[in-house]
Context: one part of a larger RNA
Molecule: small-subunit ribosomal RNA, 5' domain
Organism: uncultured prokaryote
RNA sequence: GAUUGAACGCUGGCGGCAGGCCUAACACAUGCAAGUCGAGCGCGAAAAUACCUUCGGGUGUGAGUAGAGCGGCGGACGGGUGAGUAACGCGUAGGAAUCUACCUAGUAGUGGGGGACAACUUGUGGAAACGCAAGCUAAUACCGCAUACGCCCUACGGGGGAAAGCAGGGGAUCUUCGGACCUUGCGCUAUUGGAUGAGCCCGCGUUGGAUUAGCUUGUUGGUGAGGUAAAGGCUCACCAAGGCGACGAUCUAUAGCUGGUCUGAGAGGAUGAUCAGCCACACUGGGACUGAGACACGGCCCAGACUCCUACGGGAGGCAGCAGUGGGGAAUAUUGCGCAAUGGGCGAAAGCCUGACGCAGCCAUACCGCGUGUGUGAAGAAGGCUCUAGGGUCGUAAAGCACUUUAAGUAGGGAGGAAGGCAUAAAGGUUAAUACCUUUAAGUGUUGACGUUACCAAUAGAAUAAGCACCAGCUAACUCUGUGCCAGCAGCCGCGGUAAUACGGAGGGUCCGAGCGUUAAUC
Numbered sequence: 001g002a003u004u005g006a007a008c009g010c011u012g013g014c015g016g017c018a019g020g021c022c023u024a025a026c027a028c029a030u031g032c033a034a035g036u037c038g039a040g041c042g043c044g045a046a047a048a049u050a051c052c053u054u055c056g057g058g059u060g061u062g063a064g065u066a067g068a069g070c071g072g073c074g075g076a077c078g079g080g081u082g083a084g085u086a087a088c089g090c091g092u093a094g095g096a097a098u099c100u101a102c103c104u105a106g107u108a109g110u111g112g113g114g115g116a117c118a119a120c121u122u123g124u125g126g127a128a129a130c131g132c133a134a135g136c137u138a139a140u141a142c143c144g145c146a147u148a149c150g151c152c153c154u155a156c157g158g159g160g161g162a163a164a165g166c167a168g169g170g171g172a173u174c175u176u177c178g179g180a181c182c183u184u185g186c187g188c189u190a191u192u193g194g195a196u197g198a199g200c201c202c203g204c205g206u207u208g209g210a211u212u213a214g215c216u217u218g219u220u221g222g223u224g225a226g227g228u229a230a231a232g233g234c235u236c237a238c239c240a241a242g243g244c245g246a247c248g249a250u251c252u253a254u255a256g257c258u259g260g261u262c263u264g265a266g267a268g269g270a271u272g273a274u275c276a277g278c279c280a281c282a283c284u285g286g287g288a289c290u291g292a293g294a295c296a297c298g299g300c301c302c303a304g305a306c307u308c309c310u311a312c313g314g315g316a317g318g319c320a321g322c323a324g325u326g327g328g329g330a331a332u333a334u335u336g337c338g339c340a341a342u343g344g345g346c347g348a349a350a351g352c353c354u355g356a357c358g359c360a361g362c363c364a365u366a367c368c369g370c371g372u373g374u375g376u377g378a379a380g381a382a383g384g385c386u387c388u389a390g391g392g393u394c395g396u397a398a399a400g401c402a403c404u405u406u407a408a409g410u411a412g413g414g415a416g417g418a419a420g421g422c423a424u425a426a427a428g429g430u431u432a433a434u435a436c437c438u439u440u441a442a443g444u445g446u447u448g449a450c451g452u453u454a455c456c457a458a459u460a461g462a463a464u465a466a467g468c469a470c471c472a473g474c475u476a477a478c479u480c481u482g483u484g485c486c487a488g489c490a491g492c493c494g495c496g497g498u499a500a501u502a503c504g505g506a507g508g509g510u511c512c513g514a515g516c517g518u519u520a521a522u523c
Base pairs, nucleotide, nucleotide: 001523002522003521004520006519007518008517009516010515013370014369015368016367018365019363020362021328026326027325028324030323031322032321035073036072037071040070041069043067048061049060050059051058052057080281081280082279089206090205091204092203094201095200098198099197103194104193105192106191107190108189109188110187111145113143114142120135121134122133123132124131125130151160152159153158165186166185167184168183169182170181173180174179207253208252209251214244215243216242219241220240221239222238223237224236225235226234256278257277258276259275260271261270262269263268283304284303285302286301287300306317307316308315309314334360336359337358338357342356343354344353345352346351373403374402375401376400383394384393385392386391407464409459410458412456413455417450421446422445423444426440427439428438429437467512469510470509471508473492474491478507479506480505481504482503488495489494
């Protein structure tokens, strides 16, 4: 000199744009953060209200609504944190022995049957959490049978295995009036490619310590078997005795890695906040289940610590999600608004959910921009300070006169972020069909949290807006006064013991300026 996720002291007008627990991976009250589908399925209220009433109630609307339940898809993404990890964890360059839901292109199918379990009803246990028994029932839930182009196992024959329907429309024909049948769309089954994502192997690189020199028995290799989606001591039986190491094994300390960031002419050095990629973790330790995908933050089981409820028999919980609380600390924000946009999940769609996200609030925390007036004005006013007592200086500074109105204030107008989706009529595709469905362009209506938006014009008045540090040298800027090795200053050298430009105050000056200094840290 540059820089910071900074803090502290004094001071503080506005806007834009970013950032905001670096410490206790400490403990957490409360609310929200993952649901959705009735176009898979069977059930199914109440309030309110109308009418009737034998005053007990009944019927209709509400409504096939709310609501649980079975079932499907999603809760493996998104969001947080950096404890662990010196490792194929990360970075980079390669590889072969693999899987991949949804999406996409193709091929072949979607036939015919069966028995249950929830919900529900009844009984019953428990303080609760939650159960137990009996009975009824549906499905795109479950299980056989048939079929098998392609697929899998054997590789000579041969053997094995699948499925589910739902919604819209309709001219003939049939009909038990439910439909069959035809057709369109969405599904389902098997399989081959693609895309995407993931698992695995490997060369090289990746902090310090030798006051850590030896380490290793599934250890190193082979044969065979098991296991996995997949190669492999991954696991096991047997056999051999190997494998690593001063090119630093093992042990130990520290640490998430990278793109990047800061500094520097560069080489380097330091660093890894925000943003992006990868990894790891989810109260601590272990385990598997389900699933295309987890050994799963807001899933399950066991053990432990802690907290809470209890009728003492037993139960419940996990903010390193967003806010917020206590604690720790020099120190870090609101228990806000909205799904309008972008994106995600579900759904045919309308739509629902979304503390992701978009916004707003707080903080001079950083960077950038603007303002706190402009011109004129010498009686060089008053006053302060100083003085050789003449004067000098603050100083055109003020007052006065003439102007301007940015920003803030007041009251008006007013974009863009909106694309879609839904409803209406036309042309093409599909089809037996002018239905239905779908594509395209067209017109009308409609969708904004921010928001009193940005921006524009109007309006009144200099009106509402300057501090901080320093002045011996380094280093820009000097005098007076008080003090008297005292009180104090200080980054270094050093000042102070009676004229201190170095301490305190004042006047004056210098630097920067909504900031200025100090401290800490890096180059």